A computed fold for a 72-nucleotide RNA from an uncultured bacterium, annotated as transfer RNA.
The sequence was found in a public genome assembly.
Rfam family: tRNA.
RNA sequence: GCGGGGGUAAUUCAGUGGUAGAAUGCCUCCUUGCCAAGGAGGAUGUCGCGAGUUCGAACCUCGUCUCCCGCU
Numbered sequence: 001g002c003g004g005g006g007g008u009a010a011u012u013c014a015g016u017g018g019u020a021g022a023a024u025g026c027c028u029c030c031u032u033g034c035c036a037a038g039g040a041g042g043a044u045g046u047c048g049c050g051a052g053u054u055c056g057a058a059c060c061u062c063g064u065c066u067c068c069c070g071c072u
Stems, first nucleotide, its partner, number of pairs: 001071007010024004018055001026042005048064005
């Protein structure tokens, strides 16, 4: 330099054009003599960044940053 894959909640990940989700973790409450386990509820997101297409973009297009793999 070229090609491919990834970047979404604190963490691990899902989500292929129409309200951003799950698990774990965190907070509150219930249950218990206490802890653990269990149950109920809650908070946390500029979807890496910028632009474009569209009535509408995490998703499509272009640029860009970063991580991983391969080729030269």